[in-house]
Molecule: transfer RNA
Organism: Elusimicrobiota bacterium
RNA sequence: GCGGGAGUAAUUCAGUGGUAGAAUGUCUCGUUGCCAACGAGAAUGUCGCGGGUUCGAGCCCCGUCUCCCGCU
Numbered sequence: 001g002c003g004g005g006a007g008u009a010a011u012u013c014a015g016u017g018g019u020a021g022a023a024u025g026u027c028u029c030g031u032u033g034c035c036a037a038c039g040a041g042a043a044u045g046u047c048g049c050g051g052g053u054u055c056g057a058g059c060c061c062c063g064u065c066u067c068c069c070g071c072u
Stems, first nucleotide, its partner, number of pairs: 001071007010024004018055001026042005048064005
C1' cells in the first nucleotide's frame, strides 16, 4: 500500500429503515440476627467521528479514526 472483520450502557453483546435493548455489574428498598441468595425499583447511551440519502438512519451511501486478521 491492498482486501476483509470489529467499534452500541461500566463490561460482554443483541438490534437487516419506524420508541435504543438484554445479561452481568452499580445504587436504593424488602426479606435475614449478619452475609450470601432471592424479590421490587432506579441511574448510566452524541450507537467511534464527520457528512449524505430519506418523512424517518444504530441499520443504506461517502469520507475519516482506532483495533484485529490476511496479502504485498